[in-house]
Context: one part of a larger RNA
RNA sequence: CGUUGGGAAUUUGAGGAGAGCUAACCCUAGUACGAGAGGACCGGGUUGGACACACCGCUGGUGCACCAGUUGGGUUGCCAGACCCAUGGCUGGGUAGCUAUGUGUGGCAGGGAUAAACGCUGAAAGCAUCUAAGCGCGAAGCCCACUCCAAGAUGAGAUUCCCCAUCGCAAGAGUAAGAUCCCUUGUAGACUACGAGGUUGAUAGGCCAGAGGUGGAAGCGCGGUGACGUGUGAAGCUGACUGGUACUAAUCGAUCGAGGA
Numbered sequence: 001c002g003u004u005g006g007g008a009a010u011u012u013g014a015g016g017a018g019a020g021c022u023a024a025c026c027c028u029a030g031u032a033c034g035a036g037a038g039g040a041c042c043g044g045g046u047u048g049g050a051c052a053c054a055c056c057g058c059u060g061g062u063g064c065a066c067c068a069g070u071u072g073g074g075u076u077g078c079c080a081g082a083c084c085c086a087u088g089g090c091u092g093g094g095u096a097g098c099u100a101u102g103u104g105u106g107g108c109a110g111g112g113a114u115a116a117a118c119g120c121u122g123a124a125a126g127c128a129u130c131u132a133a134g135c136g137c138g139a140a141g142c143c144c145a146c147u148c149c150a151a152g153a154u155g156a157g158a159u160u161c162c163c164c165a166u167c168g169c170a171a172g173a174g175u176a177a178g179a180u181c182c183c184u185u186g187u188a189g190a191c192u193a194c195g196a197g198g199u200u201g202a203u204a205g206g207c208c209a210g211a212g213g214u215g216g217a218a219g220c221g222c223g224g225u226g227a228c229g230u231g232u233g234a235a236g237c238u239g240a241c242u243g244g245u246a247c248u249a250a251u252c253g254a255u256c257g258a259g260g261a
Base pairs, nucleotide, nucleotide: 001152005163006162007161008160009159010158011157015149016148017147018146021049022048023047024046025045026044027043033038051106052105053104054103055102059100060099061098062097066093067092068091069090070089071086072085073084074083075082076081110144111143112142118136119135120134164260166173167172178256179255180254181253182198183197184196185195186194203249204248205247206245207244208243209242210241212238213237214236219232220231221230222229223228
């Protein structure tokens, strides 16, 4: 821009893409078969491999704004306590998120038409013949079925609801429903888009409480000559997690958008 008023939501599916794998073991059954050795079809079940998708409750990884320990040097006058530099100085852990080696799920079943093959009926050709007319059966393959996209499918589909016949001679203008700009943002994200919100508000930050992490803060007391230990005290600190709370910021505003060829 189109889809012949404007708009919001829900959809149909022409068409397209994906998936489609496979093994071992057990039962049937040591049966059929076979002199024996050996050893099934058909049918049923169990457990795997590889692959694919999803997820983070478990097991782990990462986790340079979390916690602790510690070496050398520096600053805070000294002690103590802190902070800075040294690969995040090094070391031990670790929330959220992201993850696999972790977890869950999938290939199934079923229908239709068939290939090779196997048949029924059956003439030409009094027989025979699956074929010439006719009718079956038959595959990991084909079409459905399963998952996803999808009406620019210009053949532009369908359903529900909302707004309405303004002003102007006309060009056009201001509006309605609705939408956008702008702002706070994340489950989204390169940008855009998408989602949640914008005071009639929990959208983000802050604050409060909690979870999780670390692992027993500082100060003071007590014990010890001291290094240190211990009590106060599961202490102190704590990024992303959960809930609450208008303290801060989403102010005020602006723009677009029908009158039905």
Overview:
A computed fold for a 261-nucleotide part of an RNA from a Mollicutes bacterium, annotated as large-subunit ribosomal RNA, domain VI. The source organism's lineage runs through Bacteria, Bacillati, Mycoplasmatota and Mollicutes. Rfam family: Bacterial large subunit ribosomal RNA.